[in-house]
Context: one part of a larger RNA
Formats: sequence, C1' cells, structure tokens
RNA sequence: UGAUGGGGGCCCACACAAGCAGUGGAGCAUGUGGUUUAAUUUGAUGCAAAGCGAAGAACCUUACUAGGGCUUGACAUGUCGUGAAUCUUCUUGAAAGAGACAGGUGCCCUCAGGAACGCGGACACAGGUGGUGCAUGGCUGUCAUCAGCUCAUGCCAUAAGGUGUUGGGUUAAGUCCCGCAAUGAGCACAACCCUCAUGUUUAGUUGCCGCCAUUGAGUUUGGAACCCUGAAUAGACUGUUGGUGAUAAGCCAGAGGAAGGUGAGGAUGAUGUCAAGUCAUCAUGCCCCUUAUGCCCUAGGUGACACUCAUGCUACAAUGGGUGGGACAAAUGGUCGCAAUCCCAUAAGGGUGAGCUAACUCCAAAAACCCAUCCUCAUUUCAUAUUGCAGGCUGCAACUCGCCUACAUGAAGCUAGAAUUGCUACUAAUCGCCAAUCAGCCAUACGGCAGUGAAUCCAUUUCAGGGACUUGUACA
Repeated sequence: UGAUGGGGGCCCACACAAGCAGUGGAGCAUGUGGUUUAAUUUGAUGCAAAGCGAAGAACCUUACUAGGGCUUGACAUGUCGUGAAUCUUCUUGAAAGAGACAGGUGCCCUCAGGAACGCGGACACAGGUGGUGCAUGGCUGUCAUCAGCUCAUGCCAUAAGGUGUUGGGUUAAGUCCCGCAAUGAGCACAACCCUCAUGUUUAGUUGCCGCCAUUGAGUUUGGAACCCUGAAUAGACUGUUGGUGAUAAGCCAGAGGAAGGUGAGGAUGAUGUCAAGUCAUCAUGCCCCUUAUGCCCUAGGUGACACUCAUGCUACAAUGGGUGGGACAAAUGGUCGCAAUCCCAUAAGGGUGAGCUAACUCCAAAAACCCAUCCUCAUUUCAUAUUGCAGGCUGCAACUCGCCUACAUGAAGCUAGAAUUGCUACUAAUCGCCAAUCAGCCAUACGGCAGUGAAUCCAUUUCAGGGACUUGUACA
C1' cells in the first nucleotide's frame, strides 16, 4: 500500500420493515440436467446458465445419425482444350446423379480472336458450424448508473509510497461550499440528445366541425375556431417570499405555475474485476482433415422419457361462470399483401372480390366495464388435462412432428410445507390489442400499445449487498 475481521462509528438502495400479488402443491407449455438412443448436433452452468444464442427444427434450416453418391470439388482466381448459352423429350434411380436422342447459333469483330455461359483435363488451390475464448481482435455480461479512478508540478518520506482525494457541512453524485502543503488538470457525475406532460405561432389534407344550410352518414357546400397531425418556439433556473444554516453550499415551508427542486421515462456504463461469455455472427494466430473432419441427396434425429430443476400459462370459482344486448382505446402492419360486402357451412373455413401503395381502405371484434337473465355453494352450468370420432387450412409432403373447428369424454385441482420472488404511482395487480420472425406453426415466449387501477413506507434494530473513514492482523 492492499486484502481481510462472527472490530468500531457514518451513509445508500424494494436490502430489511410496512403492504399487495406471486413462486414452491395441481395440470399443461417451454428450457436445462439425467437417462435412453444409430443420432437424440452444439454453446451457455451461483448471483451474472436454464421461454438463454433460437425474431419461429415437418423438408429446408441442420451443424447430428443411417444409407446412396462426388473428388480441382457447392463457391474463388489463374491455365489448356472444346462447345455459344438457354430450352424440349426419353431410360434408370428414393433423390442426388448417371446415360441417350433430336433440333439450334446469337453479341463484339482487325476474321487472328474476344465477352458471357456450359462441359472436360492437369495442377496451384478451394473447403472445414474441425480443436484451442487459457494464443487473440471485435462484441457482450457483471460489480454498477455504484461514485469512483488517475495525472502534472510542488511538498513529505531512506524507499515502497503519501499528500492532493483527508477534515467540518451538504448532495442522487469526488455535487457544491468552507478549511488545509498543496496548486491545477483529465476520465467518469451532471448538462447537451430522444419521448411524454403546457402554451403560442405557422400549415390545414386523406384529419377536424362551433356557427349557417344539408344528409341515412362530416355525406356535400362551407369554415380554420376546436380536436388532431407536422414544424418552429416559449417554459423550470432554487428564479421568487419566509424560516434555518457559518453572512456559505444547501435544507424546510409557501406563492405563482401545465409542470418544482434531477418534472417522468429512455439512450448514455469511468479506471478496473471475474484467464467471466463468445473461434457456431464475423475476423484471426497455431494445430488438425484433404477420394474426407470437405460437398450433394433421401430418410431419420434435434420432438425419445422412470425422473430432476428453472421460467411461465390455466385454474381451484359467486368480487364468479353461461347466454343476450349496449359503450369507450392506443400503437402498429398490409400489393408475392390486407381484404370489406353478399352467399354457403353448427364452426374452423369456402366462394365472390368493392376498396386500399394507406391520417382516405382493410386487418378490427377491443376486453375487462354496464344492463338483463339463468346457475345457488355443488368437484358443480367451476376447471380444463386426456382420449375417441368427424372435418377445415397451409404446404411437393402434416405418420414420426403443425395449427384450427364441431360433437362426445370430463383427470388432477377446494388457495398449497420448509423456503423464496417482484413491486413505492398511473407503479403493483388485472384486462385486452398489435408487430417482428413467418407458407403454416407448436407464441402460454419475446418486444411494444393503450384500458381499469390500489395498499403501504413506523423506522434503520436486524438479514444480504455496496461506498468512504478508522482500527486489529503470525496474510501478500
């Protein structure tokens, strides 16, 4: 100087407490382990792996297995020969591929040849999701959005090093003030950026409708007020008043204000730590394979199942379930697309195909909610797993292994042990809607959007974590 202590005092945070809702018990979905397997491809493993890479495994994907094939190769450059290329038909085959027949010659042109493409040969080479993340770059997680980490000059010390950065206050903050052998500076903090909340100006179409007419309907004429949308701009700074404080920094209360003390949320992650993760995004050293560890194809597997853990969904009901009627969103997406209307079907869906390259049209029905009615505490009109049968859709193809519909079936489950998680406000809880990926979909996931909308915070004693100070140490 660090590290460390079941040493001390100080501070912080959903860390505890106070509360609300869960997980752990049930069924199912998904992921992991294990076992099994020809293969169940692989990476990730306390927090910081496990609905993670994967924003979508029937084929493809696909890296795995079995079998059938290829060896200058599916792909690149160079060289030689040959034919333009493309296209059509047949045989064989599971396909990949192999073989055969017939036709046919374009473009530039110096008539030598060339370009593009195909086939064949030889060799340099290609190729590798093969190994090593403990050889690496890049990217990422984590402590942690924690408040820290350093430097120059000076001073102190034999040196390692110290000082500054400690102290008194204060802050979300090494934030700021005061003091001080220190004086300054840098990276982090904060601010600058984006979204939301208020006003003004401007612009009014596809959006809007107060007034005047009009219609089934903002439909049409009309209007630019309102709403809304886009742009510009104002606004919040402890600015102001009082108290407090050291006449400081600040803190507390108030006024005004749409918003008040960082207004709310996001992006933004210092020096470093974990030889953390990734050679399977990509790049790359070295090693390894080269008639195979490369490449093509068919079929299977990644979907197995005594069990295990993790993350979720649905429930166990009356604050509920069924049926009928009625109301109110936001943000997205759409031409290889979204599809209205009408008809058929119990339904999934099928037929038709108006409109829309979208503030115009469509997906689209928002659902919780309200009204009426049935059920009356029951393993039930709760709950839906499982199974049978009949259909629909996508797609060469739905057996392994898709989704959806109708009818029948009606399992466990009556609020869950020890333990444990999230959350401080438009938050938790609850209710639906949308997109990406995508032919279809195993999405209950993930990412967004709006609706309804709480309870509690005494206090820092204790648990775990972090920060700085001080102290002990036979540790480095």